A computed fold for a 99-nucleotide RNA from Erythrobacter sp., annotated as Glycine riboswitch aptamer. The prediction has a mean pLDDT of 82. It was read from a public genome assembly, where an Rfam model found it. Its Rfam family is "Glycine riboswitch aptamer". Rfam links the family to the GO term glycine biosynthetic process. The source organism's lineage runs through Bacteria, Pseudomonadota, Sphingomonadales, Erythrobacteraceae and Erythrobacter.

RNA sequence: GGCCAUGACGCGGGAGAGAUCGCAGGCCUUUCAAGGACUUGUGGCGCCGAAGGAGCAACCGCCCCGGAAACUCUCAGGCAAACGGACCGCGCCGUGGCA
Numbered sequence: 001g002g003c004c005a006u007g008a009c010g011c012g013g014g015a016g017a018g019a020u021c022g023c024a025g026g027c028c029u030u031u032c033a034a035g036g037a038c039u040u041g042u043g044g045c046g047c048c049g050a051a052g053g054a055g056c057a058a059c060c061g062c063c064c065c066g067g068a069a070a071c072u073c074u075c076a077g078g079c080a081a082a083c084g085g086a087c088c089g090c091g092c093c094g095u096g097g098c099a
Base pairs, nucleotide, nucleotide: 002098003097004096005095006094007093009091010090011089012088013087018045020044021043022042023041024040025039026038027036028035029034046079047078048077052075053073054072055071059067060066061065
């Protein structure tokens, strides 16, 4: 220097599901009685699975015990946009291995 694996960082891509109903407050408008696809908290019903978590298991291993999914469950999280987002690609730094 090359290849493979792995961890962090940076960039790009990245799905699904109610812009749901009610209550209380904030903010704004205002004919002062109401309104607002804004915002916060909370309750209800309906949903989603790709943060995290948990369960079973093909399979794997140093095998009387362990590891283990994109499957399953929805505790958490999420259901306009934004944020987030498993995973994928590229770059870069480190660790380990191989000829």